The RNA shown here (transfer RNA) has 75 nucleotides and comes from a Deltaproteobacteria bacterium. Rfam family: tRNA. Its family is annotated with triplet codon-amino acid adaptor activity in the Gene Ontology. The sequence was found in a public genome assembly. Model confidence (mean pLDDT): 80 of 100.

RNA sequence: GUGAGUGUAGCUCAGGGGUAGAGCGCUGGACUGUGGCUCCAGAUGUCGAGGGUUCAAAUCCCUUCACUCACCCCA
Repeated sequence: GUGAGUGUAGCUCAGGGGUAGAGCGCUGGACUGUGGCUCCAGAUGUCGAGGGUUCAAAUCCCUUCACUCACCCCA
């Protein structure tokens, strides 16, 4: 350089046009002599960035950035 994939909560990921979610973690409470386990409640967020389409975009299209993989070129 060419092609493909990934990017969503602190972490791992789901969701692929119609209210942004789960598990773990975190905070408070119940339970317990303390802690853990268990239970109840709560807080998460520029859906990588910019633009377009649409009544409506995390989702579709274009551009771009980062990372991963494969291939190509040079040494």